[in-house]
Context: one part of a larger RNA
RNA sequence: UUGGGCGUAAAGGGCUCGUAGGCGGUUUUAAAAGUCAGAUGUUAAAUUACUAGGCUUAACCUGGUACUGUCAUCUGAAACUUUAAGACUUGAGGUUAGAAGAGGAAAGUGGAAUUCCCGGUGUAGCGGUGAAAUGCGUAGAUAUCGGGAGGAACACCAGUGGCGAAGGCGGCUUUCUGGUCUAACUCUGACGCUGAGGAGCGAAAGCUAGGGGAGCAAACGGGAUUAGAUACCCCGGUAGUCCUAGCCCUAAACGAUGGAUACUAGGUGUGGGAGGUAUCGACCCCUUCUGUGCCGCAGCUAACGCAUUAAGUAUCCCGCCUGGGGAGUACGGUCGCAAGGCUGAAACUC
Numbered sequence: 001u002u003g004g005g006c007g008u009a010a011a012g013g014g015c016u017c018g019u020a021g022g023c024g025g026u027u028u029u030a031a032a033a034g035u036c037a038g039a040u041g042u043u044a045a046a047u048u049a050c051u052a053g054g055c056u057u058a059a060c061c062u063g064g065u066a067c068u069g070u071c072a073u074c075u076g077a078a079a080c081u082u083u084a085a086g087a088c089u090u091g092a093g094g095u096u097a098g099a100a101g102a103g104g105a106a107a108g109u110g111g112a113a114u115u116c117c118c119g120g121u122g123u124a125g126c127g128g129u130g131a132a133a134u135g136c137g138u139a140g141a142u143a144u145c146g147g148g149a150g151g152a153a154c155a156c157c158a159g160u161g162g163c164g165a166a167g168g169c170g171g172c173u174u175u176c177u178g179g180u181c182u183a184a185c186u187c188u189g190a191c192g193c194u195g196a197g198g199a200g201c202g203a204a205a206g207c208u209a210g211g212g213g214a215g216c217a218a219a220c221g222g223g224a225u226u227a228g229a230u231a232c233c234c235c236g237g238u239a240g241u242c243c244u245a246g247c248c249c250u251a252a253a254c255g256a257u258g259g260a261u262a263c264u265a266g267g268u269g270u271g272g273g274a275g276g277u278a279u280c281g282a283c284c285c286c287u288u289c290u291g292u293g294c295c296g297c298a299g300c301u302a303a304c305g306c307a308u309u310a311a312g313u314a315u316c317c318c319g320c321c322u323g324g325g326g327a328g329u330a331c332g333g334u335c336g337c338a339a340g341g342c343u344g345a346a347a348c349u350c
Stems, first nucleotide, its partner, number of pairs: 004321003007304002012318001014201004021194003025088007033081002035077007042069001048066007091191001092188002095184005103177007110154001115149007125136002162169002206247006215241002220236004258317006266295011299306002323350003332343004
């Protein structure tokens, strides 16, 4: 390379937008680039195939015939792809009327709890553990009552509930703002899908500057445990955790499952709509669209399992894999303040 793969064996990019490119709905007409057919030319010799002949045969050699293209020219075909012009509405988008939501940003605000401070009551312990000790306390602690300060997080509601592309999002109110769903069929008329590069977003930790600092808590100190104990347990405790601005760009960034479209038994929960039935009305019940779970047939799978939310059946586009170690290392490049990230070998060895 061909081929085969990517839930768990190696392998889905963390996620989205989108450039080039690739692919692309129904239908009419035309063209004829791809495609297909025919003709002509050309397709050196040798080789190859058939045939005839020459070396005693064969190999070998010689003659004849045939064959040979991602080729060129001409003529033609028009189903498919393509191109041009036109039409369509089912894909896509818009409009109108509704709907739900921890989607995002900013500002304001509330109560419970922890800690600290002040005051009252009150007295000898408190705290902690397997047991203790370090620690706190007669300079009045712990407990309890009243008042105050400050920071962070939002019990119940809460739900394989909701929203978001992913990361993620949870007290309440207001302002600004993104997306989704349903119904009507009113409009546009293929405007679509994917997406190398590129751009943006991206938990935690970490970094820079300035704030903030209640609780928790790497490092660190002490007490225990132990043979030791640079740990697990206990008492303390600084970065950090929080806010603003700017970096970093990684995760078991997981559904370990890329995106889009279509098709392929059902059953049963649950969230959001719509229609029908029923009713005084609501519920119930039925149908349907859209999410989210469980079970399960066919099929698939090495098995486990997946199974209309596919890992089934197909098509299009992208990413990735090719024995273990060496190694996500070295070197180079590039990004970063740094930490380091991205890209990414080989020798050698089994």